[in-house]
RNA sequence: GUAGAUAAAGGCAAACUCGUCGUGAGGCGGGGACGCAAAGCUAGGGGUCUCCGGAGGGAGAUUGCCCGGCCGCCGACC
Numbered sequence: 001g002u003a004g005a006u007a008a009a010g011g012c013a014a015a016c017u018c019g020u021c022g023u024g025a026g027g028c029g030g031g032g033a034c035g036c037a038a039a040g041c042u043a044g045g046g047g048u049c050u051c052c053g054g055a056g057g058g059a060g061a062u063u064g065c066c067c068g069g070c071c072g073c074c075g076a077c078c
Base pairs, nucleotide, nucleotide: 001077002076004074011036012035016031017030018029019028020027021026034064040070041069042068044067045066046065047062048061049060050059051058052057
């Protein structure tokens, strides 16, 4: 530098569910594993969703939707 086919160590945790916070989308914690090689961090761009508003618009949610930015484990090959 390249890709993640193989191996090992470890990591995360969808649906569902219990508690809790929120008008809501959803968040956090416990249980639980469908999956994930960045399913680590980031709401900068796009998408989607929620609430408010007659409308222009405003305030939010989502990184396990995509792109971008930052950082990083393992072995393999060059």